Description:
A computed fold for a 72-nucleotide RNA from a Patescibacteria group bacterium, annotated as transfer RNA. The organism belongs to Bacteria candidate phyla, within Bacteria. It matches the Rfam family "tRNA". By type it is a transfer RNA. Gene Ontology term of the family: triplet codon-amino acid adaptor activity. The coordinates come from a structure-prediction model, not an experiment, and the mean pLDDT is 81.

RNA sequence: GCCACCUUAGCUCAGCGGUAGAGCAACUCUUUUGUAAAGAGAAGGUCCCCGGUUCAAAUCCGGGAGGUGGCU
Numbered sequence: 001g002c003c004a005c006c007u008u009a010g011c012u013c014a015g016c017g018g019u020a021g022a023g024c025a026a027c028u029c030u031u032u033u034g035u036a037a038a039g040a041g042a043a044g045g046u047c048c049c050c051g052g053u054u055c056a057a058a059u060c061c062g063g064g065a066g067g068u069g070g071c072u
Base pairs, nucleotide, nucleotide: 001071002070003069004068005067006066007065010024011023012022013021018055027041028040029039030038048064049063050062051061052060
């Protein structure tokens, strides 16, 4: 230098054009003499950035940034 893939909650990841989700963590409550475990609940998101397409974009298209891998 070229190519492919990835970027979504604190972490690991789903979601393939029509309300943004799960597990874990953290928080609150129940249970216990107390802790842990267990159960219940609530909270937590500019979907990497900028444009475009569309009635509607995390999702499709273009550009950029970061990361991983491959080729040279």